[in-house]
RNA sequence: UCUGGAAUCGUCUAAUGGUAGGACAGUGGGCUCUGAACCCAUAAGUCAAGGUUCGAAUCCUUGUUCCAGAG
Numbered sequence: 001u002c003u004g005g006a007a008u009c010g011u012c013u014a015a016u017g018g019u020a021g022g023a024c025a026g027u028g029g030g031c032u033c034u035g036a037a038c039c040c041a042u043a044a045g046u047c048a049a050g051g052u053u054c055g056a057a058u059c060c061u062u063g064u065u066c067c068a069g070a071g
Stems, first nucleotide, its partner, number of pairs: 001070007010024004018054001026042005047063005
């Protein structure tokens, strides 16, 4: 340099173009003599900028970072 792939709560992982979900971790509460475990509740996310569309995490363009392959 070229080709392909990936980027979603703190971490991991889902989501036919139609309300962004789950687990763990966190926080608050319950339980307990105290703690762990368990139960209930709760906060937190679509890499960036544009485009298409009534509607974009999803489709298109450009860029950034990472991974793999080729040279």

A computed fold for a 71-nucleotide RNA from a Deltaproteobacteria bacterium, annotated as transfer RNA. The prediction has a mean pLDDT of 81. Rfam family: tRNA. It is annotated as a transfer RNA.